[in-house]
RNA sequence: AGAAGGGUAGCUCAACGGUUAGAGUAUAGGAUUCCAAAUCCUGUGGUUGCAAGUUCAAAUCUUGUUCUUUCUG
Numbered sequence: 001a002g003a004a005g006g007g008u009a010g011c012u013c014a015a016c017g018g019u020u021a022g023a024g025u026a027u028a029g030g031a032u033u034c035c036a037a038a039u040c041c042u043g044u045g046g047u048u049g050c051a052a053g054u055u056c057a058a059a060u061c062u063u064g065u066u067c068u069u070u071c072u073g
Stems, first nucleotide, its partner, number of pairs: 001072007010025004018056001027043005049065005
């Protein structure tokens, strides 16, 4: 320099262009227990990297940009 992928909750990841973007884990409270652990219940937590465009409607499609992984040279 060129090519391909990835960026979504604190972390690991889902999500046919159409419900209020969800799950596990973590964390907070509660139940249970002599006390814990384990288990169960209920919460909290998001400008979907950034900026534009297309569309009635975008995490999703298009363009630019930025970070990162791999490959080629």

RNAcentral holds the sequence, with entries from ENA. The RNA shown here (transfer RNA) has 73 nucleotides and comes from Chlamydomonas moewusii. The organism belongs to Chlamydomonas, within Eukaryota. The prediction has a mean pLDDT of 81. Rfam family: tRNA. About the family: Transfer RNA (tRNA) molecules are approximately 80 nucleotides in length.